[in-house]
Molecule: transfer RNA
Organism: Minisyncoccota bacterium
């Protein structure tokens, strides 16, 4: 080149035949302990890789692009 998969929180990953975006782990602050630690309880963090089309509405459908992993010549 060519084909295919994938990108979403710090990290790993869910999600919806289009209709306000979550879960664990880290993080922070409380309970609790003589203290630490496991434990509970509670918060904060998100232009859903980018740019455009489509739609009333797009993380989700369509193109182009990037990056990442694999196959092919």
């Nucleotide at each position: 080149g060519c084909c295919c998969a994938u990108g979403u929180a710090g990290c790993u990953c869910a999600g919806u035949c289009g209709g306000u975006a979550g879960a664990g782990c880290a993080c922070a602050g409380c309970a609790a302990u003589g203290g630490u630690a496991a434990u509970g309880c509670u918060g904060a963090g998100g232009u859903c890789g980018g740019c455009g089309g489509u739609u009333c509405a797009a993380u989700c459908c369509c193109g182009c692009c990037c990056g990442u992993g694999g196959g092919c010549u």